[in-house]
């Protein structure tokens, strides 16, 4: 220089004018001033949780979730390091990664045979016989089918084969060493039990009450019912008859107060498992001290528009080859009770460290 792997970060900036939403503090009929105003995912709601409110002696089916190991975290189905495996020349990526000698089910086509075994062609022996077959045994080495076929490779052995037998690999059990552990690595026995499959039922082990800020709380017009107390029921409370008196009609209930809670309101709710810096601990997730810093709130919901200069990307002229000058262009999306995660979206663009090949010193 080219490839390539992996971790971080930005994701327009300043002024101008016109709105918008919240707070203050002045004017006291809506006017002014100030101050603050999305995001890395604010999104999916797919996991953990705080925080309410219900239920709730204990145990136990059921049913859901996880599923190497050690750590980290309030806590996780989530994150670190590290162990098997699998992929890559490497940097590095993938991996629900517990049991299939508990038991059940499956396993298309192909093939003899997909698991109680079994034998298409073929290899051998023995027998007939029309000399090329048949029939009987042995045999699973070698052909063939299949994703997958009863441990592999060689050498001995045999009619011809076979773990029959032996050596090296696996494979099961026993030690002995190293790791905190998953497991590694050496030794010994054993001729070897025995396809696969469990995001197929199962089985194991751990964990797991429900519902949710429309949760919940407190004020509280209004209304139904309810309690108290006093007045009344031919000794007429109270009510109609425009305000008062009489007068008239109707008249069993009225009144005040607790209570109750709608509809409004306040809270819950903006200081938090909080942000930056430094310094110190760990390999790393993360932890510990000090120091600053206060930073949207709300109610079906504001955070915007236009110009301007400047930067970024493209395309285009021009030259003196890194500078002008013109057009264009800027992404996903967007609070609603808080977080901790995962996930999926992103126009354009930076930074660091690593591997791999080349070429130059």
């Nucleotide at each position: 220089c080219g490839g390539g792997g992996c971790g971080g970060g930005c994701g327009c900036a300043u002024g101008a004018u016109c709105g918008c939403c919240g707070g203050c503090g002045g004017g006291c009929u809506g006017c002014c001033g100030c101050c603050g105003g999305a995001g890395g995912a604010a999104a999916g709601u797919c996991c953990g949780a705080a925080c309410u409110c219900c239920a709730g002696a204990g145990g136990g089916c059921a049913g859901g979730a996880u599923g190497g190991u050690u750590c980290g975290u309030a806590a996780c189905g989530c994150g670190a390091a590290c162990c098997g495996g699998g992929g890559g020349c490497a940097a590095c990526c993938c991996c629900a990664g517990g049991g299939a000698a508990a038991g059940u089910g499956c396993c298309a086509c192909a093939g003899a045979a997909a698991a109680u075994a079994u034998a298409c062609c073929g290899c051998c022996c023995c027998g007939c016989c029309u000399c090329g077959g048949c029939g009987g045994g042995g045999u699973a080495a070698g052909g063939g089918u299949g994703a997958a076929a009863u441990g592999g490779u060689g050498a001995g052995g045999u009619a011809a084969g076979a773990g029959c037998u032996c050596a090296c690999c696996g494979c099961u059990c026993c030690g002995g060493c190293g790791g905190c552990g998953a497991c590694g690595u050496c030794g010994g026995a054993g001729g070897c039990a025995g396809g696969g499959u469990a995001a197929a039922c199962c089985c194991c082990a751990u964990c797991c009450g429900g519902a949710g800020c429309a949760a919940g709380a407190c004020c509280a017009a209004a209304u139904a019912g309810g309690g108290a107390a006093g007045c009344g029921u031919u000794c007429g409370a109270g009510g109609g008859c425009g305000g008062c008196c009489c007068g008239u009609c109707c008249g069993a209930g009225c009144u005040u107060c607790c209570g109750g809670g709608u509809a409004g309101g306040u809270u819950g709710c903006a200081c938090g498992a909080g942000g930056u810096g430094c310094c110190g601990g760990g390999c790393g997730a993360c932890c510990g001290g000090c120091a600053u810093c206060c930073c949207a709130g709300a109610g079906a919901a504001a955070u915007g528009a236009u110009c301007a200069u400047g930067g970024c990307c493209g395309c285009g002229g021009c030259c003196u080859c890194g500078g002008u000058c013109g057009c264009g262009g800027a992404a996903c999306a967007g609070a609603a009770u808080u977080c901790g995660g995962c996930u999926u979206a992103c126009a354009g663009c930076c930074c660091g460290c690593c591997c791999c090949g080349a070429u130059u010193u």
This is a predicted structure of a 361-nucleotide RNA (Bacterial RNase P class A) from a Thermodesulfobacteriota bacterium.
The RNAcentral record of the sequence draws on ENA.
The gene name in the source record is rnpB.